Annotation:
Predicted 3D model of a 72-nucleotide RNA (transfer RNA) from Ahnfeltia plicata. It matches the Rfam family "tRNA". By type it is a transfer RNA.
RNA sequence: GCCCUUGUAGCUCAAUGGUGGAGUACCUCCUUGGUAAGGAGAAGGUCAUGGGUUCGAUUCCCAUCAAGGGCU
Numbered sequence: 001g002c003c004c005u006u007g008u009a010g011c012u013c014a015a016u017g018g019u020g021g022a023g024u025a026c027c028u029c030c031u032u033g034g035u036a037a038g039g040a041g042a043a044g045g046u047c048a049u050g051g052g053u054u055c056g057a058u059u060c061c062c063a064u065c066a067a068g069g070g071c072u
Stems, first nucleotide, its partner, number of pairs: 001071007010024004018055001027041004048064005
């Protein structure tokens, strides 16, 4: 220098055009004499950034940024 992949909750990951979810963690409550374990609930997201296509974009296209890998 060129090519490919990835970027979503604190963390690990889903969701493949029509209001963004799970596990775990944190918080509250229940259970216990008190913990742990268990149960219930709530909260937490400009979906990396900026444009484009579309009635509508986390999703499709382009650029940029970041991380990882490959070739020279």